[in-house]
The RNA shown here (transfer RNA) has 73 nucleotides and comes from Parcubacteria group bacterium GW2011_GWB1_42_6. The coordinates come from a structure-prediction model, not an experiment, and the mean pLDDT is 80. It was read from a public genome assembly. It matches the Rfam family "tRNA". By type it is a transfer RNA. Rfam links the family to the GO term triplet codon-amino acid adaptor activity. The source organism's lineage runs through Bacteria and Bacteria candidate phyla.
RNA sequence: GCGCCGGUAGCUCAGUUGGUAGAGCAACGCCCUCUUAAGGCGAUGGUCGUGGGUUCGAUCCCCUCCCGGCGCA
Numbered sequence: 001g002c003g004c005c006g007g008u009a010g011c012u013c014a015g016u017u018g019g020u021a022g023a024g025c026a027a028c029g030c031c032c033u034c035u036u037a038a039g040g041c042g043a044u045g046g047u048c049g050u051g052g053g054u055u056c057g058a059u060c061c062c063c064u065c066c067c068g069g070c071g072c073a
Base pairs, nucleotide, nucleotide: 001072002071003070004069005068006067007066010025011024012023013022019056028042029041030040031039049065051063052062053061
């Protein structure tokens, strides 16, 4: 330098015929318990890597760039 894959909540990851996003764990509150752990319930938490484009509407389609991994040279 070229090709492929990935970047979504604090962490690990889902999310396809485009209709503004979810799970588990963690943290927080409550219940239970003499207390802790375990268990149950609840709420919170996201400029979907950056910047543009297409579209009434983009995590999703197109382009540029950044970061990580793999392969080739």